Background:
The RNA shown here (Bacterial RNase P class A) has 391 nucleotides and comes from Nonomuraea cavernae. The source organism's lineage runs through Bacteria, Bacillati, Actinomycetota, Streptosporangiaceae and Nonomuraea. The model forms 94% of the base pairs in the Rfam consensus. Model confidence (mean pLDDT): 76 of 100. Rfam family: Bacterial RNase P class A. It is annotated as a ribozyme. About the family: Ribonuclease P (RNase P) is a ubiquitous endoribonuclease, found in archaea, bacteria and eukarya as well as chloroplasts and mitochondria. The sequence was found by an Rfam model in a public genome assembly.
[in-house]
RNA sequence: CGAGUCGGCCGGGCGACCGCGUCGGGCCCGCAAAGGCCCGCCGAGGAAGGUCCGGGCUCCACAGGGCAGGGUGGUCGGCAACACCGACCCGGGGUGACCCGCGGGACAGUGCCACAGAAAGCAGACCGCCUUCCGCUCACGCGGGAGGUAAGGGUGAAAGGGUGGUGUAAGAGACCACCAGCGCCCACGGUGACGUGGGCGGCUCGGUAAACCCCACCCGGAGCAAGGUCAAGAAGGGACGCUCUCCGGAGCGUUCCGCGCGCGGCGCCUGAGGGCUGCCCGCCCGAGCCGCGCGGGUAGACCGCUUGAGGCCGCCGGCAACGACGGCCCUAGAUGGAUGGUCGCCCCUUCACACGAAGGACAGAACCCGGCCUACAGGCCGACUCGUCCC
Numbered sequence: 001c002g003a004g005u006c007g008g009c010c011g012g013g014c015g016a017c018c019g020c021g022u023c024g025g026g027c028c029c030g031c032a033a034a035g036g037c038c039c040g041c042c043g044a045g046g047a048a049g050g051u052c053c054g055g056g057c058u059c060c061a062c063a064g065g066g067c068a069g070g071g072u073g074g075u076c077g078g079c080a081a082c083a084c085c086g087a088c089c090c091g092g093g094g095u096g097a098c099c100c101g102c103g104g105g106a107c108a109g110u111g112c113c114a115c116a117g118a119a120a121g122c123a124g125a126c127c128g129c130c131u132u133c134c135g136c137u138c139a140c141g142c143g144g145g146a147g148g149u150a151a152g153g154g155u156g157a158a159a160g161g162g163u164g165g166u167g168u169a170a171g172a173g174a175c176c177a178c179c180a181g182c183g184c185c186c187a188c189g190g191u192g193a194c195g196u197g198g199g200c201g202g203c204u205c206g207g208u209a210a211a212c213c214c215c216a217c218c219c220g221g222a223g224c225a226a227g228g229u230c231a232a233g234a235a236g237g238g239a240c241g242c243u244c245u246c247c248g249g250a251g252c253g254u255u256c257c258g259c260g261c262g263c264g265g266c267g268c269c270u271g272a273g274g275g276c277u278g279c280c281c282g283c284c285c286g287a288g289c290c291g292c293g294c295g296g297g298u299a300g301a302c303c304g305c306u307u308g309a310g311g312c313c314g315c316c317g318g319c320a321a322c323g324a325c326g327g328c329c330c331u332a333g334a335u336g337g338a339u340g341g342u343c344g345c346c347c348c349u350u351c352a353c354a355c356g357a358a359g360g361a362c363a364g365a366a367c368c369c370g371g372c373c374u375a376c377a378g379g380c381c382g383a384c385u386c387g388u389c390c391c
Stems, first nucleotide, its partner, number of pairs: 001387010012346007020043002023040006045362001049373002052371005057223004064281004069219005074088005089103001090101004104214002109212002111208003126153002128149009161179006180204001182201008227303004236257009259295008273285004310329005316323002347360005
């Protein structure tokens, strides 16, 4: 200098004017509510997007079991937890820095492996090789039958270990040496997955589970439109208390619940209906429930709602993820849904001799948080690898 790999960060800034929202304070008016004016703090993200995971929180609910269903899949750690993150092991790719992995099981079972090929799960003989018999031919040899064979050739992604030999009629792990693989044993290292070394052995019995499946481990469900409080309530009901009573009930007050009418069906402890948010068992609530039709009231206000598994800095432990300790900080809480407009200067990118011109990405919270995935114009920083040149 070039090429590459991994990680981190910014993503417009400053000022002025006008205009928004919550909160706090002050003033005006007002009985109050409401309203108006002024001042101050704060006010969209690294992804706020996707809604793919995990939680907090709320309710079912006092909370059990089973099946179904779903998730994960090497080891160890981190975390509130996870399908996330870190480190490592094994396998694969790359000269390398590094990157990738639906990483348990094919000897539980089922399925699939097109075409080609003789044959693709218990095999197989197309061309061949060998032995023998028969027929033909002057001979060389050719054809057929029986038996043996899988070393050679061919097909294919893959044909049942590889190389070299012994042996054989011809061959073949039939046998031998070395190697690979598999199984077992021992030693050492490691928390472990596993690694290294040595020994023994049958000789080696495809692939695919991101196909169904088996194995191991984990999982209640629903979700802020969760869930609460207050107010209203036309027509009503219950309970309690007081008063009256012709003892049938009436009136008043408080409180709780709560639409009314008609028809039909079922039921009232021999349990209709409902809940346990897929089913079953089991458990619980329960005197009215369900269906159809007609008529009526309400849709308001508030909480949940932002102080958090929070952020920043320092220091210590740890390879790291992360954690302990100390200090500082409070940074939207809307709800017909708020942060915008104008001007000037600066910055960045492109064009340009200059003047100057154009452009400045992806994109807006809605209960909150931890991740993953996706989108992103332009720019900055760091570490490492390889190549070339110079000293």